This is a predicted structure of an 87-nucleotide RNA (c-di-GMP-I riboswitch aptamer) from a Burkholderiales bacterium. Lineage of the source: Bacteria > Pseudomonadati > Pseudomonadota > Betaproteobacteria > Burkholderiales. Its mean pLDDT, the model's own confidence on a scale to 100, is 85.
[in-house]
Formats: sequence, structure tokens, C1' cells
RNA sequence: CGGCCGACUCGGCAAACCCAUCGAAAGGUGGGGACGCAAAGCCUCCGGUCUACGGCCCCCACGGGCUAGGACAGCGGGGCUGCCAGA
Repeated sequence: CGGCCGACUCGGCAAACCCAUCGAAAGGUGGGGACGCAAAGCCUCCGGUCUACGGCCCCCACGGGCUAGGACAGCGGGGCUGCCAGA
């Protein structure tokens, strides 16, 4: 670029829970599994939430309180990127 066929995406991600594994925990990773998600793709810059090994304080002790260097992108905002349809 041409021909044929088709018609309203093709598909993607993966909650809870289970198994394994890492971690003090929150939670992460792999497999299974789907609650849902048009960004439930990526990034902690802001807010928020969770945990407290360690640190500080209280206590005779048992314990308790505070605190992210940890965690959550499927809590919200923000940044970047992507697919389809329509205009």
C1' cells in the first nucleotide's frame, strides 16, 4: 500500500484468604486466588495512616509512654508515562 474477514476494544492489574520465604514489627517477595480498579502503571515531594528493632522517659518489677532511620503508591494531593473511544 492492496485484498479478505470482523464489529463496539484486544487486553492489563490483583483485595481478602492459603502456602513458602524475608523482616523485631508494620509490611515485602514468589505461587495459588479474585474484592475490586480506566491508570489499582511508576515516583514518597506534601498531608495522612501503620509499626517501634533501636533511642529517650516512667516503673521495684511486670510493663507503660514518646519517637522513623522502617512501612503503606489499593488513603488523598502532586509529578511522569500509557491504552481505547469520541470530539